Model confidence (mean pLDDT): 86 of 100.
Small-subunit ribosomal RNA, 5' domain from a metagenome, 494 nucleotides, folded computationally.
Context: one part of a larger RNA
RNA sequence: GGAUGAACGCUGGCGGCGUGCUUAACACAUGCGAGUCGAACGGGCCUCCUUCGGGAGGUCAGUGGCGGACGGGUGAGUAACACGUGGGUGACCUGCCCCGAAGUGGGGAAUAACUCCUCGAAAGGGGAGCUAAUACCGCAUGUGACCCGGCAUUCGUUUGUCGGAUCAAAGGGCGAAAGCUCGCUUUGGGAUGGGCCCGCGGCCGAUUAGCUAGUUGGUGGGGUAAUGGCUCACCAAGGCGAUGAUCGGUAGCUGGUCUGAGAGAUGAUCAGCCACACUGGCACUGAAAUACGGGCCAGACUCCUGCGGGAGGCAGCAGUGAGGAAUAUUGCGCAAUGGGCGAAAGCCUGACGCAGCAACGCCGCGUGGGCGAUGAAGGUCUUCGGAUCGUAAAGCCCUUUUCCGGGGGAAGAGGAAGGACGGUACCCCAGGAAUAAGCCUCGGCUAACUACGUGCCAGCAGCCGCGGUAAAACGUAGGAGGCAAGCGUUAUCC
Numbered sequence: 001g002g003a004u005g006a007a008c009g010c011u012g013g014c015g016g017c018g019u020g021c022u023u024a025a026c027a028c029a030u031g032c033g034a035g036u037c038g039a040a041c042g043g044g045c046c047u048c049c050u051u052c053g054g055g056a057g058g059u060c061a062g063u064g065g066c067g068g069a070c071g072g073g074u075g076a077g078u079a080a081c082a083c084g085u086g087g088g089u090g091a092c093c094u095g096c097c098c099c100g101a102a103g104u105g106g107g108g109a110a111u112a113a114c115u116c117c118u119c120g121a122a123a124g125g126g127g128a129g130c131u132a133a134u135a136c137c138g139c140a141u142g143u144g145a146c147c148c149g150g151c152a153u154u155c156g157u158u159u160g161u162c163g164g165a166u167c168a169a170a171g172g173g174c175g176a177a178a179g180c181u182c183g184c185u186u187u188g189g190g191a192u193g194g195g196c197c198c199g200c201g202g203c204c205g206a207u208u209a210g211c212u213a214g215u216u217g218g219u220g221g222g223g224u225a226a227u228g229g230c231u232c233a234c235c236a237a238g239g240c241g242a243u244g245a246u247c248g249g250u251a252g253c254u255g256g257u258c259u260g261a262g263a264g265a266u267g268a269u270c271a272g273c274c275a276c277a278c279u280g281g282c283a284c285u286g287a288a289a290u291a292c293g294g295g296c297c298a299g300a301c302u303c304c305u306g307c308g309g310g311a312g313g314c315a316g317c318a319g320u321g322a323g324g325a326a327u328a329u330u331g332c333g334c335a336a337u338g339g340g341c342g343a344a345a346g347c348c349u350g351a352c353g354c355a356g357c358a359a360c361g362c363c364g365c366g367u368g369g370g371c372g373a374u375g376a377a378g379g380u381c382u383u384c385g386g387a388u389c390g391u392a393a394a395g396c397c398c399u400u401u402u403c404c405g406g407g408g409g410a411a412g413a414g415g416a417a418g419g420a421c422g423g424u425a426c427c428c429c430a431g432g433a434a435u436a437a438g439c440c441u442c443g444g445c446u447a448a449c450u451a452c453g454u455g456c457c458a459g460c461a462g463c464c465g466c467g468g469u470a471a472a473a474c475g476u477a478g479g480a481g482g483c484a485a486g487c488g489u490u491a492u493c494c
Stems, first nucleotide, its partner, number of pairs: 001494004006490005013365006019358002021323001026321003030318003035066003040063002043060007073276003083201007092194002097190008105139001107137002114129006144167002147164006171182004203249003210240003215237008252273004256266003278299005301312004329355001331354003337351001338349004368398004378389004403431001405429004412421001438483005443464003449478005459466002
C1' cells in the first nucleotide's frame, strides 16, 4: 500500500447493487416451513333436484396412490478414496421421463372408515359386527425375462439356438357405440441419477519408532444391486513402516477469494461434493434413507399429569434467552422462476420473488453556481506599521441535482384476464439556496506553525523519542495539511 462477513470512537443527506451469529453443533415460548389426488375406493355431513328408486354439486376423516431421500440449514465429526483430477466396473442399481415389442382373461379371502360394547385424566388403545378398491392372494396365458442342461460360437461369465422348471397385470374418465385418453404388467434400449474400485495430488509434530489378530492371504458358506476379511468356519503366517507406519494435534474438501513478480494466506456470500440433524445405537418402508420437520431402544434435558402414565427436539423462516467486541423483521406474495400432487381447474411451497433494519462493503450523486474589496465586523498573531482567516461573508444575479407539494404512471405476463414489489421506478408542473460536513493530523519518517497554559506534572507515543519555565512533540485557540458521508483506531492476511 491492498484486503475484510469486521468491531470500537466521533460524525452522518440520498440512491443502486451486494452482504449481515466468524462466539454456545448452547437452550428454545409462539406462528409458519410438505403436501396432493373424489378422473383409484366405500362412507359421514351440507345444499339442490326428484318419477321417492335415486341423482347432481360441495366438503370431511379414512383405505389406496404419488411425494415426504428434492428443496432449505449447519460444519460438529472426518487427515479419509472425504475431496480434486484422470480412469475402471468383464462386479452393479436406477421410481418418474423418452423410444421399441407383447399383454391387460377369469376368480377369491380380508380390512379401515362406519355401528355397538369397553379401558384410560390424557396420549392412546382393546373386543364384536358390516363393507369397497388401481389395497391383498391364488388360477390361466408366457411375447419375454431369470435359472438349469445340451450344442454351436467367442479372448470371454459373450452371442445364438434347442429342451426343462419358475414368474405377470388394474382399472379410471369421456362417449349411444366405435373408439379416444390416463393408467397397469412383462421385457429390450436410451436418458438421468447413483453405488463400488484404482493411479496421482493437497496440514503440523520423531520431545510419537515400531504398529497389526479379522490382523495379511487362501478355501468354502453367508450377505449385498454389486466386488471385497463385508461377515463366519477352517487353513497358512502373513501385512504396514525413516519414500515416516502407528500415535498425538489441527482441519470439512474444491471451483474460487485476497495479495503478490512469484512464493504465500484463506475456504463468508455464489456453485459442486461430503458429513451431520438433542447424544448414542438400530432397523422398517421404499427405485433410492439407515430418513432434519418418519419409527424403535437407551441417555441427558424441558414440559403435561387425575401420579397410573404421557409429550418434545429451530444446525428450516422469523423470533426469544444466553454467550459475545459483534451480526437484521415473530413483514408481503405465490405475480415471476423452480418444485410436489392432479387429466385439468387448482392446492401446497419461510425454495423463491420482494419489502423492512444496519454507512457493513463497493459504486454514483449532492450539501449550490457567477459576480462581489471599503479587503466590513469579529477571531488570531503582531516588530503596533500591519499580517491572516479572505471573495470567505454580507450584497446582487442565477440554477433546482436533491428536498417538499400536486398530477400522470409502467415493463416485468408467450393468445384474453391476472403484479407481492407499487401508486414503486420513471415523466410533467409548482415552490424555495432552500433539507444536507465531518473526521484525523501538523518534531523526523510524513503534506501541514504560531500563541497561550502546563513545568519529568498533567500527558503523548507506530519507531526514533517529547515534557524538569519561552514545548512547532502534552492541553486549548487561531491557522494549515489530508481524506470526505465518511474519517480515525484496533484485529487479521498478503